A computed fold for a 71-nucleotide RNA from a Candidatus Staskawiczbacteria bacterium, annotated as transfer RNA. Taxonomically the source falls in Candidatus Staskawicziibacteriota (Bacteria, Bacteria candidate phyla). Rfam family: tRNA. About the family: Transfer RNA (tRNA) molecules are approximately 80 nucleotides in length. RNAcentral holds the sequence, with entries from ENA. Model confidence (mean pLDDT): 83 of 100.
C1' cells in the first nucleotide's frame, strides 16, 4: 500500500427504515435474626463527521480503531 469484516449501557449480546430486546454486573425495597439465595422495581448504551429520508443502530461517504487476508 490494497480487499473484506466489526464498532449498541460497566462486559456480552439482540435488533434489515419508526427513538433499542436479553443475560451479567450496579441501585433501592420485600422475604431471612444475618449471610447465600429469590422475588419486584429502578438508573445506565447506537465510535466520530457529513449526506439520503418524513423519520437512520439500520442505507451511501469519509475518517478514527480493532481483526483478517493479499503484496
Nucleotide at each position: 500500500g490494497g480487499g473484506c469484516c466489526u464498532a449498541u449501557a460497566g462486559u456480552c449480546u439482540a435488533a434489515u427504515g419508526g427513538u433499542a430486546c436479553g443475560a451479567c454486573g450496579c441501585u433501592u425495597c420485600c422475604a431471612u435474626g444475618g449471610c447465600a439465595u429469590g422475588g419486584a422495581a429502578g438508573a445506565a448504551g447506537u465510535g466520530c463527521g457529513a449526506g439520503u429520508u418524513c423519520g437512520a443502530u439500520u442505507c451511501u461517504c469519509g475518517c478514527u480503531a480493532g481483526g483478517u487476508c493479499c503484496a